This is a predicted structure of a 267-nucleotide RNA (Bacterial large signal recognition particle RNA) from a Syntrophomonadaceae bacterium. Its mean pLDDT, the model's own confidence on a scale to 100, is 75. Rfam family: Bacterial large signal recognition particle RNA. Rfam links the family to the GO terms signal recognition particle, plasma membrane targeting and SRP-dependent cotranslational protein targeting to membrane, signal sequence recognition.
[in-house]
RNA sequence: CCGUGCUAGAUGGGGAAUUAGCGGUGCCCUGUAACCUGCAACCCGCUGUAGCAGGGUCGAAGUCCUGAGCCGAGGGGAUAUCCUUGUAGGGUCCGGCUUGAAUAAGUAACGAAGAUGUUUGGGUCCUCCGCAAUGGGACACCUUGAACCGUGUCAGGUCCGGAAGGAAGCAGCACUAAAAGGUUCAUCCCGUGUGACGGAGGGCAGCCUGAGCGGAGUCAACUGUUCGAGCAUCGCCUGGAAGGUGUUUUCGAGGCCAGGUGCACGG
Numbered sequence: 001c002c003g004u005g006c007u008a009g010a011u012g013g014g015g016a017a018u019u020a021g022c023g024g025u026g027c028c029c030u031g032u033a034a035c036c037u038g039c040a041a042c043c044c045g046c047u048g049u050a051g052c053a054g055g056g057u058c059g060a061a062g063u064c065c066u067g068a069g070c071c072g073a074g075g076g077g078a079u080a081u082c083c084u085u086g087u088a089g090g091g092u093c094c095g096g097c098u099u100g101a102a103u104a105a106g107u108a109a110c111g112a113a114g115a116u117g118u119u120u121g122g123g124u125c126c127u128c129c130g131c132a133a134u135g136g137g138a139c140a141c142c143u144u145g146a147a148c149c150g151u152g153u154c155a156g157g158u159c160c161g162g163a164a165g166g167a168a169g170c171a172g173c174a175c176u177a178a179a180a181g182g183u184u185c186a187u188c189c190c191g192u193g194u195g196a197c198g199g200a201g202g203g204c205a206g207c208c209u210g211a212g213c214g215g216a217g218u219c220a221a222c223u224g225u226u227c228g229a230g231c232a233u234c235g236c237c238u239g240g241a242a243g244g245u246g247u248u249u250u251c252g253a254g255g256c257c258a259g260g261u262g263c264a265c266g267g
Base pairs, nucleotide, nucleotide: 001267002266003265004264005263006262009058010057011056012030013029014028015027020047021046022045023044024043035055036054037053038052039051064260065259066258067257069256070255071254074251075250076249077248078247079246080245082244083243084242085241087239088238089237090236093235095234096231097230098229099228100227101226102225103224105223106222107221109218110217117213118212119211120210121209122208123207124206125202126201127200128199129198130197131195132194133192134191135190136189137188138187140183141182142181143180144179150175151174152173153172158167159166160165
């Protein structure tokens, strides 16, 4: 150096979660040439050589082992005067919205056909009276109106009387009382959500209006400015949550690189 047979070892690894801890099943990542059977999440197996039990294959190297080396999928933790979106609250903010007062720079409106102001008359307001309107009543007039207990006249009949005559009186007729209905508006009384009315008195703050004085501003609707009061949809601030991004830390598949690895026999 070559061949044969073995052995260590390998036959996937990792993250989170779970667990006293480790491994597995399950989830996720990586990756493949990634053995087979049985067990298992209100779990299964084990105890630092940390899946167990059984069977197969490869086998000292492309495959096994080591590396405080380089790159590095992916997972976990922390953090941020960062970003976004929900959420709870605040009312200090030259923010926003609502609102009060002031101001009068601008706009609008009024004003030499005379503003604000001031003087004066009238009205608006109140009381009383009158007039009118309107409603009701009284009065007046008309019509109706009593089986008997209203009036008059009372046929017939009744009663008294010898007779003459007399008496009461139903029905009918006429009239009337109470009452009912209607007409008229002449008179009177009462009332009123009444009045383009008249008279007297009061009031006259404000408003409207006539007249006079005087001679340039007035007003505050909108904008602006100032000072307040309030609201919390939004901005803002505070707390907390989720996601993203950045930073940092931890684990880390896989790849690269470097190093290491036994026994027996034969040639």

The sequence was found by an Rfam model in a public genome assembly. Lineage of the source: Bacteria > Bacillati > Clostridia > Eubacteriales > Syntrophomonadaceae.